[in-house]
RNA sequence: AGAGUUUGAUCCUGGCUCAGAACGAACGUUGGCGGUAUGCUUAACACAUGCAAGUCGUACGUGAAAGCUUCCUUCGGGAAGCAAGUAAAGUGGCGCACGGGUGAGUAACACGUGGAUAAUCUACCCAGUAAUCCGGGAUAACAUCUCGAAAGAGAUGCAAAUACCUGAUAAGCCCACGAUCUCUUCGGAGAACGAGGGAAAAGGUGGGGACCUUCGGGCCUGCCGUUGCUGGAUGAGUCCGCGGCCCAUUAGCUAGUUGGUAGGGUAAUGGCCUACCAAGGCUACGAUGGGUAGCUGGUCUGAGAGGAUGAUCAGCCACACUGGAACUGAGACACGGUCCAGACUCCUACGGGAGGCAGCAGUUAAGAAUAUUGGACAAUGGGGGAAACCCUGAUCCAGCGACGCCGCGUGAGCGAUGAAGGCCUUCGGGUUGUAAAGCUCAGUAAGUAGGGAAGAAUAAACAGGCUCUAACAUAGCCUGCGAUGACGGUACCUACCUAAAGCACCGGCUAAUUACGUGCCAGCAGCCGCGGUAAUACGUAUGGUGCGAGCGUUGUUCGGAAUCAUUGGGCGUAAAGGGCGUGUAGGCGGGAAGUUAAGUGGGAAGUGAAAACUUCGGGCUCAACCCGGAGCCUGCUUUCCAAACUGACUUUCUUGAGUGCAGGAGGGGCAAGGGGAAUUAGCAGUGUAGCGGUGAAAUGCGUAGAUAUUGCCAAGAAUACCGGUGGCGAAGGCGCCUUGCUGGCCUGCAACUGACGCUGAUGCGCGAAAGCGUGGGGAGCGAACGGGAUUAGAUACCCCGGUAGUCCACGCCGUAAACGUUGUGUACUAGGUGUUGGAAGUUUCAACCCUUUCAGUGCCGUAGCUAAUGCAUUAAGUACACCGCCUGGGGAGUAUGCGCGCAAGCGUGAAACUCAAAGGAAUUGACGGGGACCCGCACAAGCGGUGGAGCAUGUGGUUUAAUUCGAUGAUACGCGAAAAACCUUACCUGGGUUUGACAUGAACUGGACCGGUGUAGAGAUACACCUUUCUUUUGACUAGUUCACAGGUGCUGCACGGCUGUCGUCAGCUCGUGUCGUGAGAUGUUGGGUUAAGUCCCGCAACGAGCGCAACCCUUGUCCUUGGUUGCUACCAGGCUAAGCUGGGCACUCGAAGGAGACUGCCGGUGAUAAGCCGGAGGAAGGUGGGGAUGACGUCAAGUCCUCAUGGCCUUUAUAUCCAGGGCUACACACGUGCUACAAUGGCUGGUACAGAGGGAAACGAAGUCGCGAGGCGGAGCUAAUCUUUGAAAACCAGUCUUAGUUCGGAUUGGAGUCUGCAACUCGACUCCAUGAAGUUGGAGUCGCUAGUAAUCGCGGAUCAGCAUGUCGCGGUGAAUACGUUCCCGGGUCUUGUACACACCGCCCGUCACACCACUUGAGUUGGUAGCACCCAAAGUGGCUGAGCUAACUUUCGAGAGGCAAGUUACUAAGGUGAGACUGGUAAAAGGGGUGAAGUCGUAACAAGGUA
Repeated sequence: AGAGUUUGAUCCUGGCUCAGAACGAACGUUGGCGGUAUGCUUAACACAUGCAAGUCGUACGUGAAAGCUUCCUUCGGGAAGCAAGUAAAGUGGCGCACGGGUGAGUAACACGUGGAUAAUCUACCCAGUAAUCCGGGAUAACAUCUCGAAAGAGAUGCAAAUACCUGAUAAGCCCACGAUCUCUUCGGAGAACGAGGGAAAAGGUGGGGACCUUCGGGCCUGCCGUUGCUGGAUGAGUCCGCGGCCCAUUAGCUAGUUGGUAGGGUAAUGGCCUACCAAGGCUACGAUGGGUAGCUGGUCUGAGAGGAUGAUCAGCCACACUGGAACUGAGACACGGUCCAGACUCCUACGGGAGGCAGCAGUUAAGAAUAUUGGACAAUGGGGGAAACCCUGAUCCAGCGACGCCGCGUGAGCGAUGAAGGCCUUCGGGUUGUAAAGCUCAGUAAGUAGGGAAGAAUAAACAGGCUCUAACAUAGCCUGCGAUGACGGUACCUACCUAAAGCACCGGCUAAUUACGUGCCAGCAGCCGCGGUAAUACGUAUGGUGCGAGCGUUGUUCGGAAUCAUUGGGCGUAAAGGGCGUGUAGGCGGGAAGUUAAGUGGGAAGUGAAAACUUCGGGCUCAACCCGGAGCCUGCUUUCCAAACUGACUUUCUUGAGUGCAGGAGGGGCAAGGGGAAUUAGCAGUGUAGCGGUGAAAUGCGUAGAUAUUGCCAAGAAUACCGGUGGCGAAGGCGCCUUGCUGGCCUGCAACUGACGCUGAUGCGCGAAAGCGUGGGGAGCGAACGGGAUUAGAUACCCCGGUAGUCCACGCCGUAAACGUUGUGUACUAGGUGUUGGAAGUUUCAACCCUUUCAGUGCCGUAGCUAAUGCAUUAAGUACACCGCCUGGGGAGUAUGCGCGCAAGCGUGAAACUCAAAGGAAUUGACGGGGACCCGCACAAGCGGUGGAGCAUGUGGUUUAAUUCGAUGAUACGCGAAAAACCUUACCUGGGUUUGACAUGAACUGGACCGGUGUAGAGAUACACCUUUCUUUUGACUAGUUCACAGGUGCUGCACGGCUGUCGUCAGCUCGUGUCGUGAGAUGUUGGGUUAAGUCCCGCAACGAGCGCAACCCUUGUCCUUGGUUGCUACCAGGCUAAGCUGGGCACUCGAAGGAGACUGCCGGUGAUAAGCCGGAGGAAGGUGGGGAUGACGUCAAGUCCUCAUGGCCUUUAUAUCCAGGGCUACACACGUGCUACAAUGGCUGGUACAGAGGGAAACGAAGUCGCGAGGCGGAGCUAAUCUUUGAAAACCAGUCUUAGUUCGGAUUGGAGUCUGCAACUCGACUCCAUGAAGUUGGAGUCGCUAGUAAUCGCGGAUCAGCAUGUCGCGGUGAAUACGUUCCCGGGUCUUGUACACACCGCCCGUCACACCACUUGAGUUGGUAGCACCCAAAGUGGCUGAGCUAACUUUCGAGAGGCAAGUUACUAAGGUGAGACUGGUAAAAGGGGUGAAGUCGUAACAAGGUA
């Protein structure tokens, strides 16, 4: 510090997710030790048991017992002394308000911080000062009695105090008065002076020289205690400024309320309380209400600013079962006190009582979850005490828990035959791995044994010294001596001896892999996403990576997130500018001078607790941890200084703003009046059969006279041309003419005011269309509606009608894609070019033109900005001021609440839930019922077919034991198969074999093998017989057994190689460098021409290059040269029944080798002087001459595992192999491809011609001969330019048939044969005789072909024993047509749109049906909370009464003062009643929303999406 994820790819916006740190954690799994921290976050739920606050005999009065000793004894016991003035209870003092717990309540002066207290208190403590006098009356304990189950209560009697009380004295204390000084917030406060009034106490104990004594003591003295006053310290109360949560879908709240006066009350101010008076007080800088919450130092995180948090530790607050109340006290409205009410628990004799763990342990419950009913007061601290000492669940320790942090260990060195085992493997090996074993060492922590700290001192006592005193003593201080350890025989040291590693992960992010299993199953997953038979993603194993006594997971917080942006974001199109103005508060504000000092800057002081944090040192062996110093604590307060800037105040200026004067343009607004064109209707005329409407029609109108046309009249609405990215207005918006009223704007001048300005929350006003209300009006148009069409449907698009409405007046509504999708204002920042309205200059007779300038309105464009697109002086640039708005998509502008509205609805405006995207701009493709250009037998023009018939063949389907398998739009279907009777053959049935039909190797045994014969069998096979080798043992060959292995046309063509089809012989597909772009990419390759062609030329930020095109290759067409057999025969000769038959010959044909030829080369035209095109000449051939081979990058997961090769899987007495028979040849049917036909351009009969290219030795097979024929016999010749196949056929010449199911057609069937072959039954081909079906030119549709082509005719080859209508070739005869590119199909280039990218066979919307989820409404029902009104009212306090009772004081002795009980009253908790408010739970039913695998119906959107 970033990364993953939207896309085919890109940039951006934007969300989601991850990597980090942390935790009082929990869960899973594993677990050696120690140190140090830490441990009910939930039920402030309920609690058994024990302990947690007592102490003082030096305040006081009482006062045992056990036991021991002695005495007495009736032997039962009794008495005395010690125990002991002890235990114990009581009076009294101090403490119990601290310490400890918890966080319920509390949004508050509760907390934090800084102040105030001149408005206050403070026990114990310290310092100072002055005192501590004289008396009195009770009471508990105790004793006796009574009541009660108990708790407890009552009566009578005794008796003490540092308990209680009267009185005395007292000041610098308190109160009031007089005058003085100082300070002051002007209210007052303080100081000292004068005179007056008032308020106190308690003793205990130690020692003692003289004196006194009732022998207790007085007295003196020390200590402790007590009282008044002053001051301090400590602690507390009260008040104030400022600061820190959410909701405005909480906007108004408040009667003790705000203030005053008087009084009461308090330690003290104050409506704190009461009476009276006034009517105030708070609030948009957020009152009131609601929700949530203890606050802080700090803690976590973060670079910081911030955000989150408030465990442990520390400060403050609040609370103590719930609610209320006071008492005591220095202090409480009191955790372990009291009273009352309530709930709950317990005891009970049923009459009454007791209790409060949010103290420490512990229990139950709740919960994912949190410890021992431990030890000790040794230390630190607290209470009491003079002290010893006692108490102390505070505290110190120990126990439990890996809950956290820190440290240590589980060994170290050497050790390669790289052991065994595991895993993988290309079988060679690799890896685990120096790892182990082994050898040599070491011995930390635990254990055992031995030793053994620090934590402990300022105790008491004792000794010495000093101070105090008149003196001694006491007391205090100093020195010496000096007891005491829970932890714990612990830390530490020494010796002996040995134990101890796991967890997660390994697709990317993110370090780290393979094998097996599984097969969209099981499962994983933080996000993206894995899994459908080769899973680095599931499970296991091997290996590896990370961390390590832990490791993962879950939860939470911060970070990353600049994703709420102060630091530090945005708003044309991604979310986001308010529809527009006016203007209040607020924010901001021109130039100059002066004053001030609020902001601001600087200095000083106080405070900012400690701990924490940072740093420097130190202590535990280190560290965590602890100790000391410093820093920090960014803040607040006080004070001083400065005066630039902002503010405040004063004075002034004119440039901002405004006024004035002179002009100007305009559909700016409102009102009134007027005009013409058109439409429609009415009346009248002319006139006759249609009109109208559409893609085409129909509905409709019209013979009752339409449409058309002429005239007149009426009505309403809108204002042609001008008219223009022209004008005006804030926006909405505004368009005939005239008049009236009226707003704003522009220009010029520079007279006036003197900052009067900008923006603008709330408010107010305006605000298209539609809609609403009332009343008019209504020509045209026209939602709804009716009809006609279209359509599968058509509640639409089209047509004919047509009501609201559109118009007017008045009043509502308040929204729009109210858009420039761009808030308003100001300033600055290159230009160019239009246009509107002014002004000035120049010029002219005048008008233009031109130059400059102001105000608008457009286009282009620089810098700059922007994600890009684009914007660009009319900014989306550079800045300032103010307002509005945004924070992922959906849910949703929905629900609910509130406001407005007559309603429609508008404004404000969520959440649950759900997704990992949604989106912007641009790029490349693909696509379009977008555009432009071009090509192709693509259409058109033609010729011939197919689709109908019969047959052949292939396929589907069906059937079957099997009908083997594959190919399936084009690009499967006479395809693999260039030959299924057996074989082939892979299928079925049956019969056999198991190292195998076939290959290699090894071990052992035997033998030649081969060949022939016979028997059984369907055969494979089995058995028997005959025959029988070479060589050096080995061996070759062969048989048997065993082991490795063979074998598989079994699966996967979606694991693959190779080969192939197709787009397509279409003209395309790319690269290097450069340039442009943030980038994907673009450019080149686009453009103008041209071509069959990305062919060529020109131009051009491109320049070049590659694969394709073309050419090179083969063949064909012409000629030449060479050579001349098997070919040829012009010429010469021979020869005949016939033939180049023969001898010469190689001229010609031909065959086979090499050359020539064609290149737009020449001429003319055209074109851009190009490329080229058109025409012509010559030429066998002319513009790639014809044909072939040749197939770019790629597409279709196209085809093939059954050609071959091959990974993986499967099978191994079977899915292998052998054999026989069957099947692949089935047959209601459907389709493809063909053959033959339907006839006269023909059939039949007879005759006569002319090819090319091939084949031939298990072959072709001649002549001759037989057969009607298929064919038979025959065997010449030929290893082929020699022989043979071989008769070419159509054609031509004659004859016949005469339009018919025929002399067409030949299917089918019967009979008889031929050939091949072991074998023609299933299931071959052919021949002859007979039979003679359908069919008379073929619906919708569809196919081929542009010249030696189509059509037509035959011939040959491969395969092959035999078997083509198929296929591959060959030649013969030999056409028609092409105007042209509108349309169909396919393709190419450019451009455009796109929501498509598995790319239109795309994407995608809504209803309905089903399931699930959350939500809204809901007749109701049931809780909670707070307030209001009323009723009732405990305890308590205050008031009143107090006739009852009454020790201290007074008394005139009667009584009084004072007090108490009791009664009553005010306030009041709880309780009750009532009407509402807010907020939960639940609910029949209703509603929409979301999600879901294949559902249904349509096709709304994306292309002109087929009606933009």